The prediction has a mean pLDDT of 81. Transfer RNA from a marine sediment metagenome, 73 nucleotides, folded computationally. The sequence is in RNAcentral, with records from MGnify.
[in-house]
RNA sequence: CGGCGCGUAGCUCAGCUGGUAGAGCAGCGGUCUGAUGUGCCGAAGGUCGUAGGUUCGAAUCCUACCGCGCCGA
Repeated sequence: CGGCGCGUAGCUCAGCUGGUAGAGCAGCGGUCUGAUGUGCCGAAGGUCGUAGGUUCGAAUCCUACCGCGCCGA
């Protein structure tokens, strides 16, 4: 310098062809227990890496950039 892949909740990841952003774990509250833990119930937590573009509508499509990884030179 070139090519490819990834970036979504605190962590690990879903989200298939554009149509209200989700799960598990962790943390919080409740229930259970003599107590803790387990189990069960509930709520909270996100400007979807950044900035533009297309569209009635973008996590999703297009462009540039940033970070990480792999390959090549």
Rfam family: tRNA. Rfam classes the family as a transfer RNA.